[in-house]
Record summary:
The part of an RNA shown here (small-subunit ribosomal RNA, 5' domain) has 525 nucleotides and comes from a metagenome. The prediction has a mean pLDDT of 85. RNAcentral holds the full RNA, with entries from SILVA.
Context: one part of a larger RNA
RNA sequence: GGAUGAACGCUAGCGGCAGGCUUAAUACAUGCAAGUCGAACGGCAGCGGGUCCAGCAAUGGAUGCCGGCGAGUGGCGCACGGGUGCGUAACGCGUAUGUAACCUACCUUAGACUGGGGAAUAGCCCCGAGAAAUCGGGAUUAAUACCCCAUAACAUUGAGAGAUGGCAUCAUUUUUCAAUCAAAGCUCCGGCGGUUUAGGAUGGGCAUGCGUGACAUUAGCUAGUUGGUGAGGUAACGGCUCACCAAGGCGACGAUGUCUAGGGGUUCUGAGAGGAUUAUCCCCCACACUGGUACUGAGACACGGACCAGACUCCUACGGGAGGCAGCAGUAAGGAAUAUUGGGCAAUGGACGCAAGUCUGACCCAGCCAUGCCGCGUGCAGGAUGACGGCCCUACGGGUUGUAAACUGCUUUUAUACGGGAAAAAACCCCUGGUCGUGAACCGGGGCUGAUGGUACCGUAAGAAUAAGGAUCGGCUAACUCCGUGCCAGCAGCCGCGGUAAUACGGAGGAUCCAAGCGUUAUCC
Numbered sequence: 001g002g003a004u005g006a007a008c009g010c011u012a013g014c015g016g017c018a019g020g021c022u023u024a025a026u027a028c029a030u031g032c033a034a035g036u037c038g039a040a041c042g043g044c045a046g047c048g049g050g051u052c053c054a055g056c057a058a059u060g061g062a063u064g065c066c067g068g069c070g071a072g073u074g075g076c077g078c079a080c081g082g083g084u085g086c087g088u089a090a091c092g093c094g095u096a097u098g099u100a101a102c103c104u105a106c107c108u109u110a111g112a113c114u115g116g117g118g119a120a121u122a123g124c125c126c127c128g129a130g131a132a133a134u135c136g137g138g139a140u141u142a143a144u145a146c147c148c149c150a151u152a153a154c155a156u157u158g159a160g161a162g163a164u165g166g167c168a169u170c171a172u173u174u175u176u177c178a179a180u181c182a183a184a185g186c187u188c189c190g191g192c193g194g195u196u197u198a199g200g201a202u203g204g205g206c207a208u209g210c211g212u213g214a215c216a217u218u219a220g221c222u223a224g225u226u227g228g229u230g231a232g233g234u235a236a237c238g239g240c241u242c243a244c245c246a247a248g249g250c251g252a253c254g255a256u257g258u259c260u261a262g263g264g265g266u267u268c269u270g271a272g273a274g275g276a277u278u279a280u281c282c283c284c285c286a287c288a289c290u291g292g293u294a295c296u297g298a299g300a301c302a303c304g305g306a307c308c309a310g311a312c313u314c315c316u317a318c319g320g321g322a323g324g325c326a327g328c329a330g331u332a333a334g335g336a337a338u339a340u341u342g343g344g345c346a347a348u349g350g351a352c353g354c355a356a357g358u359c360u361g362a363c364c365c366a367g368c369c370a371u372g373c374c375g376c377g378u379g380c381a382g383g384a385u386g387a388c389g390g391c392c393c394u395a396c397g398g399g400u401u402g403u404a405a406a407c408u409g410c411u412u413u414u415a416u417a418c419g420g421g422a423a424a425a426a427a428c429c430c431c432u433g434g435u436c437g438u439g440a441a442c443c444g445g446g447g448c449u450g451a452u453g454g455u456a457c458c459g460u461a462a463g464a465a466u467a468a469g470g471a472u473c474g475g476c477u478a479a480c481u482c483c484g485u486g487c488c489a490g491c492a493g494c495c496g497c498g499g500u501a502a503u504a505c506g507g508a509g510g511a512u513c514c515a516a517g518c519g520u521u522a523u524c525c
Base pairs, nucleotide, nucleotide: 001525002524003523004522006521007520008519009518010517013376014375015374016373017372018371019369020368021334026332027331028330030329031328032327035076036075037074040073041072043069044068047067048066049065050063051062052061053060054059083287084286085285092212093211094210095209096208097207098206099205102204103203107200108199109198110197111196112195113194114193115149116148117147118146125138126137127136128135129134155180156179157178158177159176160175161174162173163172164171165170185192186191213259214258215257220250221249222248225247226246227245228244229243230242231241232240262284263283264282265281267276268275269274289310290309291308292307293306312323313322314321315320340366342365343364344363348362349360350359351358352357379410380409381408382407389401390400392399393398416461417460418459419458420457424452429447430446431445432444433443434442435441469514470513471512472511473510474495475494476493480509481508482507483506484505490497491496
C1' cells in the first nucleotide's frame, strides 16, 4: 500500500447492487417449511345444489342424485429441494483412466402383449380396554392392493453342436433342446394407463495411477493381517464374510502414532514465482439430540420415517405416553459481533394430477444494518471599502481567516407536495383459423393472470431552500504559530517528546489529507 462475513470511537443526506451468528454440532416456546391424485377404489363426515315428503309460511325430514370431499385402501413423491461443517489426513477431494465386474423409477426409440379365475382386508357397523397415546374382538365390503392359472422371447438358467480368437483354462458368437418368470384397468370416448424385451438418455455404484497438512522430542506396524483354493453374499469386483492352506504384507521415497483440518473451483496479495484463504455463489463429501440397526423402495441404512439403548425436556388419572429448528422466522445463552415470529406463489424451478389446479419459508419480493462496492448531492456566477469579529498573529505599519460573508443574479439534482404511471406475461388453459381426411400434433390470431407496487420512471410547483464530518500537522509524512503546563499532567507505530520561551502534552487560530465517511484495533499478502 492492498484486502476483510469484521468489531470499536466520532459523525451521517439519498439511491443502486451485494453481504449479514466467524462464538455454543448449546438448549429450544410458537407458527409455517411435503404433499398430491375422485380419470385406481369402497364410500359420504362436513359444505353447496337438485329431487321427494310434511307445512299457509318460516322451516323440518328423507335421498350419494349432482358439484365436490373429512377419514380410509391404493398410486406417485417424500433419497429432490433447504441447512450445517461435528467427524474425516481418507480413493474424502482434485485430475486422468477403467468397468469384458455393475444398477438406473420417471423420460425417450423400437418390437410383442394387455386372456381367465380366487381369497382377503382397511373404512363403515357392533362390542370391549384406556386419562391419553392408542389397542383388542366380531360381522361385512372394494380396487390399478394381494394370490393362482394360461400364453410369451432377441430374457434368465442348464445341456448339446458349430464358428472365430487364444499355447491353454477360457472368451465372443451362431444354433438346437429343456426348465422358469408377465400384466390392470379407468375414461368426459378425446385420452390416461399396465406387462415384457432390446437400445438411448440421465443419475449413480465400484476400481486404479498421480497429487493433496504438522511433528522423527512418533521407528517399527500388522492375525482377516498378506496371498491362494472353495463356498456364501452383493446390482457388481473384492477377506466383503466364512472353512482350509501357505507365511506373508507395510515401512527413512516416512509405515504406525499423536495433533490439526471437510476438499476443490475460487478469493486476497504479489512484477512474477509464490504465500495466505475456502464467508457469499457453484461441484463433491460428511452429518441430522448421542450411539447402533435394519425395513420399505429404482434409489436411503433416510433432517421434518421406523426400532433399540443413552442424555435431556414435557404430559399423566402414576398404569403409561410424547419430543428432536445444523429448514424459514423467532427465543434464551455464549460473544467484540451478525437482521423480520413480514408479503406472494405473479415469475423461475420442483412434487402430484389428463387438466383445471393444489402444495412449495425452494424461489421471487419487501423490512432492518454505512457491513462493503459503486453513483449522486450538500449549490453556481458575480461581488474588496479586501467589512465586522477572532481567548488569531504582529517589527503595531500591518498580516491572516478571505471572494469567504453581506449584497446582486441564476439553477432546482436530491428532499417536500401534487398528478400520471410501467417492463417483468408469456405459456398452460379457453375461443378461433390453417396444415394431411375428423381428432391428436404443430403453426397463426384473440382472450385470461403481478406479491413486488401506485414501486421504478415521467411531469408540474415553490424555494438556496432539506444535507459535513473525521483524523492529522517533530522526522518517517502532506500540513505552524501563540497561550497554558513545567520529567507534572500527558503523548507515542518506530526514533523519541515533557525538568520555564515545547512546531511532539492540553487549548486556540491557521493549515494538510480524506470525505458520508474518517480514524483505531484484529488478521492476511